TPP riboswitch aptamer (THI element) from Terrimonas sp., 102 nucleotides, folded computationally. It matches the Rfam family "TPP riboswitch aptamer (THI element)". Rfam describes the family as follows. Vitamin B(1) in its active form thiamin pyrophosphate (TPP) is an essential coenzyme that is synthesised by coupling of pyrimidine and thiazole moieties in bacteria. The literature on the family includes a 2002 paper in J Biol Chem by Rodionov et al., "Comparative genomics of thiamin biosynthesis in procaryotes. New genes and regulatory mechanisms". NCBI's taxonomy places the organism under Bacteria, Pseudomonadati, Bacteroidota, Chitinophagaceae, Terrimonas.

[in-house]
RNA sequence: CAGCGUUUCCCGGGGUGCUGCUGGUUCAACCAUCAGCUGAGAUCAAACCCGUAGAACCUGAUCAGGGUAAUGCCUGCGCAGGGAAGGUGACUAUAUAUCCUU
Numbered sequence: 001c002a003g004c005g006u007u008u009c010c011c012g013g014g015g016u017g018c019u020g021c022u023g024g025u026u027c028a029a030c031c032a033u034c035a036g037c038u039g040a041g042a043u044c045a046a047a048c049c050c051g052u053a054g055a056a057c058c059u060g061a062u063c064a065g066g067g068u069a070a071u072g073c074c075u076g077c078g079c080a081g082g083g084a085a086g087g088u089g090a091c092u093a094u095a096u097a098u099c100c101u102u
Stems, first nucleotide, its partner, number of pairs: 005091003009087002011051004016045001017037004022032004057082003063076004
């Protein structure tokens, strides 16, 4: 000095299931409020996560094994294929940034 890493700001990408009570409807089912389960996050966030050293997320998938009230809930699939070209400033752990307490 550069890369990786942490972080402010800006830019960009992504997901939002399962179950139950109540109510409505065209009464099988669907919709709405609320509650429960897992999780960082379940469209109640202007939040959470991720940006190529890419498992954030999508396809495979109406997948397979295990388990559950039920659901990718867990594991596999996965040295499979796609996926946002990130930028600026600061810092190198006795630091920096954010939150809480005194």